The RNA shown here (SAM riboswitch aptamer (S box leader)) has 104 nucleotides and comes from a marine sediment metagenome.
[in-house]
RNA sequence: UUAUACAGAAGAGGUGAGAGAACAGGCUCGAAGACCCUCUGGCAACCACCGGCACAUGCAGGAAGGUGCCAAUUCCUGCCACGCGGAUUGACGUGGACAUAUAA
Numbered sequence: 001u002u003a004u005a006c007a008g009a010a011g012a013g014g015u016g017a018g019a020g021a022a023c024a025g026g027c028u029c030g031a032a033g034a035c036c037c038u039c040u041g042g043c044a045a046c047c048a049c050c051g052g053c054a055c056a057u058g059c060a061g062g063a064a065g066g067u068g069c070c071a072a073u074u075c076c077u078g079c080c081a082c083g084c085g086g087a088u089u090g091a092c093g094u095g096g097a098c099a100u101a102u103a104a
Base pairs, nucleotide, nucleotide: 001104002103003102004101005100010040011039012038013037014036018029019028020027023078024077025076026075041070042069043068046066047065049062050061052059053058074099079096080095081094082093083092
C1' cells in the first nucleotide's frame, strides 16, 4: 500500500490470577482454573501448489507446504453523516471514518 474482518474451528498436560490490543465506559470470561505456554486435533483458504471452466489475471473445487485462527461481530460503544423526532439530548437503526488484527 492493497484485501479481508456478522461464517467457521477444542481436547489433554503445565502454570496459578487475572483476562478480553491501548485509554474510557459497558458487558463478559475466570480457583468448577480463565489468560498464557506445550502437544495433539481442527477451521479457513491470504500466499504457494494441483487439476477444471472461462480467459487478461476471473469463477468454483482440492489442500499433504508457508502464515493465520479455534468465547462473545475486531465482544459492544467512543468521531462524522443520514434515518427516526416539532426541536434538543439520549436511545435505536444504517452507512462512513479512525484504530486494531491477519495476509500478500
It matches the Rfam family "SAM riboswitch aptamer (S box leader)". About the family: The SAM riboswitch is found upstream of a number of genes which code for proteins involved in methionine or cysteine biosynthesis in Gram-positive bacteria. Of the family's consensus pairs, 90% are formed in the model.